[in-house]
């Protein structure tokens, strides 16, 4: 980097350093000198490994717990939307194919695991 798979409406400091940006991208809309990114400390989580445990078995798988290791995360639903289908309302009515709200499925993205 590519493929594949699971999850994405919960949770997480009034600490230190640092100094102007950040929320992937685009459009919005937000956060930020009452201190952004980033690093350290702290914390949350339980995806993978590990440990413990009840059941079970030829052996297993699966369940529960821990948080030791790998890892991720610590504003706002992945902040909202970005493509398609449907429903409701509005507009319009020799017209209209538009707007808003909601639902469903995708796309894109993030994280973990497996593989190349």
């Nucleotide at each position: 980097c590519u493929c594949u798979u699971a999850u994405c409406a919960a949770g997480a400091g009034u600490g230190g350093a640092g100094g102007a940006g950040g929320g992937a991208c685009g459009g919005c809309c937000c956060c930020g000198a009452u201190g952004a990114a980033u690093c350290c400390c702290g914390g949350c989580a339980a995806c993978c490994g590990g440990a413990u445990u009840a059941u079970g078995u030829c052996a297993a798988a699966g369940g529960a717990u821990c948080a030791c290791g790998g890892u991720g995360c610590c504003a706002a639903u992945u902040g909202c939307c970005g493509c398609a289908g449907g429903a409701g309302a509005g507009g319009a009515a020799u017209a209209g194919g538009c707007u808003c709200u909601c639902c469903u499925g995708g796309a894109a993205g993030a994280u973990g695991g497996g593989a190349g």

A computed fold for a 116-nucleotide RNA from a Bacillota bacterium, annotated as SAM riboswitch aptamer (S box leader). Taxonomically the source falls in Bacillota (Bacteria, Bacillati).